[in-house]
RNA sequence: GCCCUUGUAGCAUAAAGGUAAGUGCAGCCGGCUCAUAACCGGUGGAUCAAGGUUCGAGUCCUUGCUGGGGCA
Numbered sequence: 001g002c003c004c005u006u007g008u009a010g011c012a013u014a015a016a017g018g019u020a021a022g023u024g025c026a027g028c029c030g031g032c033u034c035a036u037a038a039c040c041g042g043u044g045g046a047u048c049a050a051g052g053u054u055c056g057a058g059u060c061c062u063u064g065c066u067g068g069g070g071c072a
Stems, first nucleotide, its partner, number of pairs: 001071005007065001010025004018055001027043005048064005
């Protein structure tokens, strides 16, 4: 330099172009307990950036950035 691939809450992940972006752990609040843990209920928090296609984009296309892999 070229090619392939990845990017979604603090972390791990789901979501055939169409319900309000879901789940687990962690956080916070409450319950239970003499108390702590465990357990139970509730709650805040996310689509890498900029464009494009579409009635509708996390999903498709382009460019860039980031992580990983391959060729040289």
Record summary
A computed fold for a 72-nucleotide RNA from an uncultured Candidatus Saccharibacteria bacterium, annotated as transfer RNA. The sequence was found in a public genome assembly. Its mean pLDDT, the model's own confidence on a scale to 100, is 81. It matches the Rfam family "tRNA". Gene Ontology term of the family: triplet codon-amino acid adaptor activity. From the family's description: Transfer RNA (tRNA) molecules are approximately 80 nucleotides in length.